[in-house]
């Protein structure tokens, strides 16, 4: 980088540096000079794997599955992945809108080339 898979409506913010961006994605709506990205220093959060404990069917081990506990790797601390982009479909007369279902893209984690 690419592949496979699993999840994505919960959660979780100070400080210092540092200036004028950010929220991926030519909309749309938002944060921001009461300080945006970034770095760093603390702190938190708990999601995957690890480690640890307890369960369940069958006889034990493994494995699966399910609960707990840990914060060791990784990850993340506005908004549903901010929302909408695409196919389709329900209500509406239609249209506004509003809902719903896949799909595509993307983050994260695990594997593997």
């Nucleotide at each position: 980088u690419u592949c496979u898979u699993a999840u994505c409506a919960a959660g979780a913010g100070a400080g210092a540096u540092g200036g004028a961006g950010g929220g991926a994605c030519a909309g749309g709506c938002c944060c921001g000079a009461a300080g945006a990205a970034a770095u760093c220093u603390c702190a938190g959060c708990a999601g995957c794997c690890a480690g640890c404990c307890g369960g369940a069917g069958a006889a034990u081990c493994g494995g699966u599955c399910c609960g707990g506990c840990c914060c060791g790797g990784u990850g993340c601390u506005a908004a549903g992945u901010c929302c909408a982009a695409c196919a389709g479909g329900u209500g509406g007369a239609g249209g506004a809108c509003a809902c719903c279902u896949g799909g595509a893209a993307g983050a994260u984690g695990a594997g593997a080339a």
Molecule: SAM riboswitch aptamer (S box leader)
Organism: Salibacterium qingdaonense